[in-house]
RNA sequence: CGCCUAAUCGCGCUCGGCCGACGAGCGGGAGCGGGGGAACCAGAGGCGGCCGUUGCCCUGUGCCGCCGGGGCGAGUCACCGAAACGUGUAGCGCCACUCCUUCGGCGCGAGCCCGACAGCUAACCCCGUAGGCGAUCGAAGGAGG
Numbered sequence: 001c002g003c004c005u006a007a008u009c010g011c012g013c014u015c016g017g018c019c020g021a022c023g024a025g026c027g028g029g030a031g032c033g034g035g036g037g038a039a040c041c042a043g044a045g046g047c048g049g050c051c052g053u054u055g056c057c058c059u060g061u062g063c064c065g066c067c068g069g070g071g072c073g074a075g076u077c078a079c080c081g082a083a084a085c086g087u088g089u090a091g092c093g094c095c096a097c098u099c100c101u102u103c104g105g106c107g108c109g110a111g112c113c114c115g116a117c118a119g120c121u122a123a124c125c126c127c128g129u130a131g132g133c134g135a136u137c138g139a140a141g142g143a144g145g
Stems, first nucleotide, its partner, number of pairs: 001134004008030002011027006031129006041119001045067006068117001069114004077088003091108005097144007
């Protein structure tokens, strides 16, 4: 100076400092981000088997067995496999003035949390504002600056 990300910017106080630049901590604010939470609506499960029926199908009810549920995030799903791994994939990111579209190229496609519990959700309530990277600087069209 740029990138991933919500993760940035002021103010006050304290500390460090050449008492400067600047940095750290605490507090509160703005901006950005996330969760909980009415009415209405949705929903009251999925898979397999059995019963009921003249037969078949559907629906409803009953019985038996198996499977908890949810959140942040692009990070899901399929196949092979005991696993490891691998191949793809929904989706996501980068290629330097910004935005949109297209082509081309390069990557990711994780991890963590809640703890039997949460659909949506106005009012209202609560929480986060970490961390980790880079020398990459391709093209076209449109709009802006």
Molecule: c-di-AMP riboswitch aptamer (ydaO/yuaA leader)
Organism: soil metagenome